Predicted 3D model of a 580-nucleotide part of an RNA (large-subunit ribosomal RNA, domain I) from Tepidanaerobacter sp. EBM-38. Model confidence (mean pLDDT): 81 of 100.
Context: one part of a larger RNA
Order: sequence, then structure tokens, then C1' cells
RNA sequence: GGCACACGGAGGAUGCCUUGGCGUAAGGGGGCGAAGAAGGACGCAGCUAGCGGCGAAACGCUCCGGGGAGCUGCAAGCAAGUUACGAUCCGGAGAUUUCCGAAUGGGGAAACCCACUUGAGGCGAACCUCAAGUAUCCCAUACUGAAUCCAUAGGUAUGGGAGGCUAACCGGGUAAACUGAAACAUCUAAGUAACCCGAGGAAAAGAAAGAAACAUUCGAUUCCCUCAGUAGCGGCGAGCGAACGGGGAAGAGCCCAAACCAUAUAUGUGUAAGGCCGCUGCCGUUGCAUAUAUGGGGUUAUGGACUGCCAAGCCAACAGCGGUAGGCAGGCGAAGGAAUAAAGUAGCAGAACUCUGCUGGAAAGCAGGGCCAUAGAAAGUGAAAGCCUUGUAUGCAAAACUUGAUUUCCUAGCCGGCAGUUCCAAAGUACUGCGGGGCACGAGGAACCCCGUAGGAAGUCGGGAGGACCAUCUCCCAAGGCUAAAUACCACCUUACGACCGAUAGUGAACUAGUACCGUGAGGGAAAGGUGAAAAGAACCCCGGGAGGGGAGUGAAAUAGAACCUGAAACCGUGUGUCU
Repeated sequence: GGCACACGGAGGAUGCCUUGGCGUAAGGGGGCGAAGAAGGACGCAGCUAGCGGCGAAACGCUCCGGGGAGCUGCAAGCAAGUUACGAUCCGGAGAUUUCCGAAUGGGGAAACCCACUUGAGGCGAACCUCAAGUAUCCCAUACUGAAUCCAUAGGUAUGGGAGGCUAACCGGGUAAACUGAAACAUCUAAGUAACCCGAGGAAAAGAAAGAAACAUUCGAUUCCCUCAGUAGCGGCGAGCGAACGGGGAAGAGCCCAAACCAUAUAUGUGUAAGGCCGCUGCCGUUGCAUAUAUGGGGUUAUGGACUGCCAAGCCAACAGCGGUAGGCAGGCGAAGGAAUAAAGUAGCAGAACUCUGCUGGAAAGCAGGGCCAUAGAAAGUGAAAGCCUUGUAUGCAAAACUUGAUUUCCUAGCCGGCAGUUCCAAAGUACUGCGGGGCACGAGGAACCCCGUAGGAAGUCGGGAGGACCAUCUCCCAAGGCUAAAUACCACCUUACGACCGAUAGUGAACUAGUACCGUGAGGGAAAGGUGAAAAGAACCCCGGGAGGGGAGUGAAAUAGAACCUGAAACCGUGUGUCU
């Protein structure tokens, strides 16, 4: 030195475990913010570095409710307290809430510096402290007010609003390229990513100038299944790709503009017209036209206005009689308002063995006997427990706050017929040329919808559509607006589940994790879990400066001793044997 065996060191695989993750489903909720948010800085404890909590009223204050014996966070210890006059803890409502941050008095290299006005305190115009206010933009109102007479611009004050953050979903605007076409240019990727604006708990869309096609059809929108990878589009390449119809989810319809009437104001005209109408009185500063405003009226394929007639209960315009406008009554009735059931935010009750024996450190195991069950889900307890603990089935509960149906009540709103054919029914609109975009549809025979640009109607005997266009026929009424549900999403809260992971896995993060650390910065980004049932965490003695070790002791076990469960391999030793 090789080999073999035994025993170790070092190392941290494997097994077992789970505080943490991942996913799915359901319900809730869907916002926070100038009343200062999200996110931070700095502080606050007797001793206090970190995390968590809190804010100079600072590990906390007040009230209301729950709960019932300990408590002063993770987190030991010492010290000092607190609690049946009910603490700690849990829930609801409040108070406080430094500084930065939209940050908003001015500035600024965030968490800092410097002010002004009014009031208060300190002998106090000056200095110090405290309280409130002082940003910008928009809207409304009032005052003021130039060039320039009126006016306007501007200014000032008061009141209200906005600003910023937030996971996805939603509407709109701007808008790629890689890629595919086996190259590449039309095309594709894709109206995607990205950026910007805006909103809501959903958004958007939405009550036909619709869809259809011979039926005298359907009847707002949205979503799903189908139609159908069909009809089509397409360097007819790659690819793109409907609709009608059918079946479901849900279901809800409305309001204006205009005609006309009334009132007010302004302008013009104008003076017995007029006063709701008729008759009789009486009164008497008012008619007509235009414009504007407000109120009434009215809302659809024929409708409405107006005029006339008819119908319908009561009251009824300066006085009387009769009528009319109008009012009351009657019917319908919200998507608006109020109340309520119920639910949520703490909780409570909750059956039946601590029976015997055995093994063991320990019984829940084994053996024997008993009991409960609307509860034999599960977890914990010194191994494996229906009956030990927490729970489970089942039943119950709120002072306060939040959500909130059905229903009830209230209110808005709505509620005749016939005839005449005088009036109204959304104009730089529809449409056309040219240039584009969207429609599954790439200019095509290209309808339909939208934009730019130049032209530019009809007006109910009217107009649009039915995929060029024309006729016939059919359907509809643009150029104003609102509208729940069915649909999308999940940052957040709660619950349940998993042929999901089990510490190189599962989140990057089971642990002081977006931490340490790296980078000027944008940004990148770890490693790191396990003594034991219980600290019973090794008093005391010995060696040693200590570290460490040997005894003693604890424990079932200490080769479970904190570098702590198990403890593989590489690697390094010690002893014995054997070979050279």
C1' cells in the first nucleotide's frame, strides 16, 4: 500500500411529518381617496435589535355587545402590575391618528426647509408655541371692472365638484413586429401586444327607417347550443369564415323634439279692441305679430295637434243661470321612496365508559363487558378513541352596524270613440361623386354601416330597406334620448373539496422573503423546516484558559444533548486478519 471484516468521523440522500403552497366549486363583496387614500418614513414597551400592533391620547383610549379566568403579542427571563366592581380575548360603533405621499400655503435632493392671515397662551406689533385657514382646474352665484360709451375680457369672494390609487373584466382612441405563407410584397400574425382616455359592479347593446319570403310569418337587446368548418372570402395560396332558421337562459318597456295652448320678458305695431263662451249685468291700462324662456299638450305607421260631433260620476273660473278649461273621484301602477322578513359581522347548547385485565415509558392497541347515534366528518390527546378534549348531526342567538327580497304602504307616471284632412312628425340630414374604414366579404356584380372631402333632397299624394340596378310586392319610419335580467371577471372575505405538492417539491418566499445580497439604475434575487410525550434543555464533580470532553443525573431512548428524528453515498480514519 491492496483486499476483507468490525467500529467511527464527515456528509445530509432517503423514509416519515406539515405550520406553507397549488387548484376547483359555491356564496359574499366589488371599491378606497381633499373628512387626506394606496404606499411609506420616523417614532411608541421598565429592560426591545427584528417581525407584527399602534401614533406624541402611540404594545394603546371610550361606549355597546359576546365571553368567563386568567392576563401584560411572536418570545423565554427578570422586574412591576392588572383581573369576578368581569380583565386579557372576540365583534360593532367611536376618539386619537407625527411626517411624507394626489399632497394642495411657498419651496424641495420624499419623509425636510421657509412663510402669511385670523384667533389663543406666555408681561408681548416684533420672539416662542398652539388651533383653523391660505394649491390648481371646472361649474354656479354675487360683486367689481379695462383698451372703449354701453358692454366684454379680466379680477375678487362664497358654495359645490374634480385630481390620486386599485387584480381582472368593459367601452372608446392610437396601434406594431417576430411569425405563417416552407423565400416574399397583397395576405397572415391582428385590430392581437403595447400605450392613452373613460366608466361600472358589471360594462356595452337595446324597443325596428329590423329580420324574412309567398306565410296574408316573426316581433327590443344580450348570452349559450346548433345551423357549420356550411354559404362564402382568399397571391382562390397560407389561411379567414358568417347569417337566416331551430332549441334554450332571461324577459320590460319607456321618455322627448314638433304641431297647438297658457304665462312671463323683449322688440315692433297699436288704442275700446278686451274681460273663457252665450244671454243679462258690470268691470276696465289691453289687442296683434315676432323671438326667447317656463309650464301644459304629445310620441307612432299611421300617430298626434286642431275643428266638429258622441260618451262619461261630482265640483267648477267677477255676480246669476247653463256649459267648457281645470280639479276631485275611479282603474292601472313603477325600474323611485319607506317599512319588513331574512342574511352577514362575536357567539351558545349539543348524546354515550375515563369500566376491568394484559403489553408498554405512555393505551386510544389486544382480550372481556357496557352505552350513544338526526352525532361512526375530522383534528388533538405520551402508539391506532363514536362514548377523554375540540368538534360533528341538530337546534338557537345581536345592544350596534351593514346588506336587503316577497309583500305592504307612498309617490311619479299612465288610462275614450267617430269624422274632417288645416297643421306637425328631428336638414347641411338622407343621398351622390371622389378617397378610406367596418361588415366572414382583399373593389369585386358589392348591397348595408361609418369617416373625410365636394355637391345636396323629399317632407305623408312623403321616405328607407329586402346584397348592383329597375318594376311589382312585402316590411319598416332614419337624421333625439333612457332602460333591469340572462353575460364577463376575481385584487378582497367566507366555506367546502382534491386519483394536487410535501421542503432541490409546492408560490420566488412553510423560517426576520421580495428579506439578505448584486446592480448607478430599470431590475435581478437566494439559502434557510423537524430534540423530546413533556425541557424533565444535563444540579454537582473532574481535565482544560476556553472550546470540548469524562462521570453523575433526566428520559422509554442521550449514537434523541440543542452542530439535536431517520442518518444512504462520495470522502477520511482506527482496530483486527491476510497478501506483497

The organism belongs to Tepidanaerobacter, within Bacteria. It matches the Rfam family "Bacterial large subunit ribosomal RNA".